Molecule: Bacterial RNase P class A
Organism: soil metagenome
RNA sequence: GGUCAGGCAGUCGCAGGUUCGUUGCUCCACUGGACGGCCUGAGGAAAGUCCGGGCUCACUGGGAACGGCGCCAGCUAACACCUGGGCACAGCGUCCGCGCUGUGACGGAAAGUGCCACAGAAAACAAACCGCCUGCUCGAAUGGAGUCGGCAAGGGUGAAAAGGUGAGGUAAGAGCUCACCGCGUUCGCGGUAACGCGGGCGGCACGGUAAACCCCGUCGGAGCAAGGCCAAAUAGGCGGCGAGGAGGCUCCCACUCCGACCAAGACGCCGCGGGUAGGCUGCUCGAGGGUGAAGGCAACUUCGCCCCAAGAGAAAUGACUGCCGCGGAGCUCUUCUGAGUUCCGGCACAGAACCCGGCUUAUCGACC
Numbered sequence: 001g002g003u004c005a006g007g008c009a010g011u012c013g014c015a016g017g018u019u020c021g022u023u024g025c026u027c028c029a030c031u032g033g034a035c036g037g038c039c040u041g042a043g044g045a046a047a048g049u050c051c052g053g054g055c056u057c058a059c060u061g062g063g064a065a066c067g068g069c070g071c072c073a074g075c076u077a078a079c080a081c082c083u084g085g086g087c088a089c090a091g092c093g094u095c096c097g098c099g100c101u102g103u104g105a106c107g108g109a110a111a112g113u114g115c116c117a118c119a120g121a122a123a124a125c126a127a128a129c130c131g132c133c134u135g136c137u138c139g140a141a142u143g144g145a146g147u148c149g150g151c152a153a154g155g156g157u158g159a160a161a162a163g164g165u166g167a168g169g170u171a172a173g174a175g176c177u178c179a180c181c182g183c184g185u186u187c188g189c190g191g192u193a194a195c196g197c198g199g200g201c202g203g204c205a206c207g208g209u210a211a212a213c214c215c216c217g218u219c220g221g222a223g224c225a226a227g228g229c230c231a232a233a234u235a236g237g238c239g240g241c242g243a244g245g246a247g248g249c250u251c252c253c254a255c256u257c258c259g260a261c262c263a264a265g266a267c268g269c270c271g272c273g274g275g276u277a278g279g280c281u282g283c284u285c286g287a288g289g290g291u292g293a294a295g296g297c298a299a300c301u302u303c304g305c306c307c308c309a310a311g312a313g314a315a316a317u318g319a320c321u322g323c324c325g326c327g328g329a330g331c332u333c334u335u336c337u338g339a340g341u342u343c344c345g346g347c348a349c350a351g352a353a354c355c356c357g358g359c360u361u362a363u364c365g366a367c368c
Base pairs, nucleotide, nucleotide: 001368002367003366004365006324007323008322009321010320011319012318014041015040016039017038018037020036021035022034023033025032043349047360048359050358051357052356053355054354055223056222057221066220067219068218069217070216071085072084073083074082086106087104088103089102090101091100092099093098107215108214112213113212114209115208116207129155130154131151132150133149135147136146137145138144163181164180165179166178167177168176182204183202184201185200186199187198188197189196190195227281228280229279230278237272238271239270240269241268242267247262248261250260251259288307289306290305291304292303293302294301295300325347326346327344328343329342330341331340332339333338
């Protein structure tokens, strides 16, 4: 790194399916139910929901906020995965040229802000504890003590001390000067690119930290409770009909009534549409699995052949018994490392919920 995830048998039970059987239990135009038969019934992580997609609905554009990602190329439906490469670091080896293995959230610290424990004089507008040195004073003195200054080479502290090594230089020193290395910048060459190699120039400006804020680039609508279809009761809406008659106005009549005509609200019935309960669907054949060949360093791709593997809708996939295997504890025998036997409420992590690709986390063991 890969494969498996105790095995077999019986009994009882659960869920889904069924071109099977029984049953006027229901509906009778089509069906549904019950019982039985038969078939099928968790995972490598089904988990966390951390990334990436499919699918569905929504969406005029821009910004803020919040979040993911961040060397290059490839692969891919896509990716924070994977493959190859570059760079950095660590370990090992070495013929000192380098090689091998491992690790890396690996854009930016010469935009800004913050932080850097302890120790130390000083932790970022540098600083001076020990120390080095010229002058001056004391002093017999070149030693010593004091002092105005200069310095940062050496010592010391630290994870880290403001370029490193060597030479020149100096009172002592210092990129103060020079060579090489480092760093920055520019040009050329090689490479698809990250980057590498070489030349010129710059005296050095730039400590570390961005899984600190932040800046830059890039991406991010919502999620199967998505969505589609059918649709009871009750209430409300609209329309029609019936009955009823507040009231209206005309005719007649002559002020009161009667009749004809029109007619609101409340009432009853029917219909329509929205929508709730409920039902159906989405639903599992898919970027699917196995195997062989070809292409490619590889990830991966293409082609041929074979296979079908839960689909519930708050959740079924279980329980018991027997035998065997493994493990643990004990007893007996023994040729001393095995055999027999008894017991175990021992046999991991865990459990589908729209579906895939990853990552992360959990995991008794066995085999290759």